Source information
c-di-GMP-I riboswitch aptamer from Alkalibacillus haloalkaliphilus, 83 nucleotides, folded computationally. The organism belongs to Alkalibacillus, within Bacteria.
RNA sequence: UGUAGAAAAAGGCAAACCUUUUGAAAGAAAGGGACGCAAAGCUGUUGGUCUAAGGGGGAACCUAUGAUUGCAAAGCUACCUCA
Numbered sequence: 001u002g003u004a005g006a007a008a009a010a011g012g013c014a015a016a017c018c019u020u021u022u023g024a025a026a027g028a029a030a031g032g033g034a035c036g037c038a039a040a041g042c043u044g045u046u047g048g049u050c051u052a053a054g055g056g057g058g059a060a061c062c063u064a065u066g067a068u069u070g071c072a073a074a075g076c077u078a079c080c081u082c083a
Base pairs, nucleotide, nucleotide: 001083002082004081005080012037013036017032018031019030020029021028022027035070041076042075043074045073046072047071048068049067050066054063055062056061
């Protein structure tokens, strides 16, 4: 340095579910717990998806300023091994 991750080692993260807290909700945080992950590290920047308190509407419904990076892309950074 890389359109690399077969095997190994050191370590890392932690889905569902449960408890508590929080939130209008979607969700989030902490503890337990492991389905998985080679960026499942960081940034909601772009698209997608979820929610709809507030706002609009006679109603159906619409709407993100709320979420999601463990949906994808992009940007930044990084351990080990391999080349």
Annotation
The sequence was found by an Rfam model in a public genome assembly. Of the family's consensus pairs, 95% are formed in the model.